[in-house]
């Protein structure tokens, strides 16, 4: 220098053009003599960044930052 894949909630990951969700964690409540387990509810993300396409973008396109792997 070139190629491929990734970046979404505190963590691990979904969502392949039509209101961004789940598990774990966190907070509140229930159950219990009490803790754990279990049950119910809640908060939490301008989707790495900047533009573009589109009525509409996590998704398509361009640039850029960053991580992993590969070729030379």
């Nucleotide at each position: 220098c070139c190629c491929u894949c990734g970046g979404u909630a505190g963590c691990u990951c979904a969502a392949u053009g039509g209101u961004a969700g789940a598990g774990c964690g966190c907070c509140g409540g229930g159950c219990u003599c009490a803790u754990a387990a279990c049950c119910c509810g809640g908060a939490g993300g301008u989707u790495g960044c900047u533009g573009g396409u589109u009525c509409g973008a996590c998704c398509c396109c361009a640039g850029u930052c960053u991580g992993a792997g590969g070729a030379a």